The RNA shown here (TPP riboswitch aptamer (THI element)) has 107 nucleotides and comes from a Rhodobiaceae bacterium.
RNA sequence: AUCAUCUCGUUGGGGUGUCUCCGGCAGCGGAGACUGAGAGCGAAAGACGCAACCCAUCGAACCUGAUCCGGUUGAUGCCGGCGGAGGGAACCGAGAUGCCGUGCUUC
Numbered sequence: 001a002u003c004a005u006c007u008c009g010u011u012g013g014g015g016u017g018u019c020u021c022c023g024g025c026a027g028c029g030g031a032g033a034c035u036g037a038g039a040g041c042g043a044a045a046g047a048c049g050c051a052a053c054c055c056a057u058c059g060a061a062c063c064u065g066a067u068c069c070g071g072u073u074g075a076u077g078c079c080g081g082c083g084g085a086g087g088g089a090a091c092c093g094a095g096a097u098g099c100c101g102u103g104c105u106u107c
Base pairs, nucleotide, nucleotide: 001102002101003098004097005096006095007094008093009092010090011056012055013054014053017034018033019032020031021030022029023028040050041049042048062087063086064085068081069080070079071078
């Protein structure tokens, strides 16, 4: 030096649901509950932007399958299957630790 592990940084990827109560003719608004790392704010016809969170090939972060199947629930990807299925974003930089092996140098 290579290599391995961990941490940090930059860059990039991703999702943001379900119901209950109150008000209201309705559009909608407010408060709350469930799960979770995350259910936020702004704009808006929508697309979108920002923040937090998670993930980046050791890739189940996340998407497709899916208006799927079984269970549970007030309801919901809430749980499991599907899933040794398919896709999916740095072959980035720095530091720390380790030194079996390999390369180079010195004695």
Of the family's consensus pairs, 100% are formed in the model.